[in-house]
RNA sequence: CUCUUAUCAAGAGUGGAGGAGGGACGGCCCCGAUGAAUCCCGGCAACCGGAUUUUUAAAAGGUCACGGUGCCAAUUGCCGCGGGGGAGAUAAUUUUCCCGGAAGAUGAGAA
Numbered sequence: 001c002u003c004u005u006a007u008c009a010a011g012a013g014u015g016g017a018g019g020a021g022g023g024a025c026g027g028c029c030c031c032g033a034u035g036a037a038u039c040c041c042g043g044c045a046a047c048c049g050g051a052u053u054u055u056u057a058a059a060a061g062g063u064c065a066c067g068g069u070g071c072c073a074a075u076u077g078c079c080g081c082g083g084g085g086g087a088g089a090u091a092a093u094u095u096u097c098c099c100g101g102a103a104g105a106u107g108a109g110a111a
Base pairs, nucleotide, nucleotide: 002110003109004108005107006106007105008104013041015040016039017038021031022030023029025080026079027078028077042072043071044070045069047068048067049066050064051063052062053061076103081100082099083098084097085096086095087094
């Protein structure tokens, strides 16, 4: 890098360093010198391993947070392709909701 698969509407500092950007991409719309990215500390989570519990024993489940890992503005910030319903209208442009995808993120496995 590629493939498979699960999840993505919850949660997470008034700390230190750093200095101008960031929210994948495009269009919007936002965050940012009242300090962006990034690093450290701290925290959240429970995907994988582990411990423990439950059981005749398993399986499934519960708990822990020791290790791996991810994350810590806004639903993956919204939309981006297809299908369907509603509203104004009674036709179109418009708008809103739902379903399924695509793309993306993260974990695990594979090659």
The prediction has a mean pLDDT of 87.
A computed fold for a 111-nucleotide RNA from a Bacillota bacterium, annotated as SAM riboswitch aptamer (S box leader).
NCBI's taxonomy places the organism under Bacteria, Bacillati, Bacillota.